[in-house]
RNA sequence: GCGAUAGUAGUUUAGUGGUAUGAUACGUCCCUGCCACGGACGUGACCCGGGUUCGAAUCCCGGCUGUCGCA
Numbered sequence: 001g002c003g004a005u006a007g008u009a010g011u012u013u014a015g016u017g018g019u020a021u022g023a024u025a026c027g028u029c030c031c032u033g034c035c036a037c038g039g040a041c042g043u044g045a046c047c048c049g050g051g052u053u054c055g056a057a058u059c060c061c062g063g064c065u066g067u068c069g070c071a
Base pairs, nucleotide, nucleotide: 001070002069003068004067005066006065007064010024011023012022018054025043026042027041028040029039030038047063048062049061050060051059
């Protein structure tokens, strides 16, 4: 340099065009004499820019970063 692939809460993860899911973490409460365990509720995310579309995490283009392959 060329090609492939991935990027979603602090961490991890699901999501093939229509309300972004679960776990974990964190906070409050319940439970207990206290802690731990367990339970209820809550907080928090689509890498960046543009395009297509009534509507984009999803499709297209460019960029950035990681991984793999070729030279």

Predicted 3D model of a 71-nucleotide RNA (transfer RNA) from a Candidatus Woesearchaeota archaeon. The organism belongs to Candidatus Woesearchaeota, within Archaea. Model confidence (mean pLDDT): 83 of 100. Its Rfam family is "tRNA". It is annotated as a transfer RNA.